This is a predicted structure of a 71-nucleotide RNA (transfer RNA) from a Patescibacteria group bacterium. The RNAcentral record of the sequence draws on ENA.

RNA sequence: GGGCCCGUAGCUUAAUGGUAGAGCACCCCGUUCGCAUCGGGGAGACGCGGAUUCGAUUUCCGCCAGGUCCA
Numbered sequence: 001g002g003g004c005c006c007g008u009a010g011c012u013u014a015a016u017g018g019u020a021g022a023g024c025a026c027c028c029c030g031u032u033c034g035c036a037u038c039g040g041g042g043a044g045a046c047g048c049g050g051a052u053u054c055g056a057u058u059u060c061c062g063c064c065a066g067g068u069c070c071a
Stems, first nucleotide, its partner, number of pairs: 001070005007064001010024004018054001026042005047063005
């Protein structure tokens, strides 16, 4: 330098054009003498820029970051 893959919550991950879900972790309440477990509730995320579209996490282009292969 080139090919391919990937980027969503603190972590692991779902969602193939119409309000972004889940598990663990975190906070609160209940349960307990207390802790744990369990039950209920809560906060928290689409890498950046542009294009297409009535509407983009999703499609297209560029950039950035990571992985892998070739040189």
Its Rfam family is "tRNA". It is annotated as a transfer RNA.